[in-house]
Molecule: c-di-GMP-I riboswitch aptamer
Organism: Deltaproteobacteria bacterium
RNA sequence: CCCUGAUCAAGCUAAACCCGCCGCGAGGCGGGGACGGAAAGCCACGGGUCUUUUAGUUAGCGAGAGAUAGCCGGGUUGCCUGG
Numbered sequence: 001c002c003c004u005g006a007u008c009a010a011g012c013u014a015a016a017c018c019c020g021c022c023g024c025g026a027g028g029c030g031g032g033g034a035c036g037g038a039a040a041g042c043c044a045c046g047g048g049u050c051u052u053u054u055a056g057u058u059a060g061c062g063a064g065a066g067a068u069a070g071c072c073g074g075g076u077u078g079c080c081u082g083g
Stems, first nucleotide, its partner, number of pairs: 002083002005080001012037002017032006035070001041076003045073003048068007
């Protein structure tokens, strides 16, 4: 440097749900809790999904703003075992 892996070992992380706080909301933060994860570390670049605003009778469509990295792709950094 490259390959490998959750059925080696040592570690890491934390779904749903509950409590508190923030947000119009999707959702986020902290604590508890473990469904899982070989990048379930980080990034909103492309797509998807979701929220909200707007013209509009309403919904849909369109446009703006936002959320989701544990939806997919991509970018970037990295631990350990074995080869």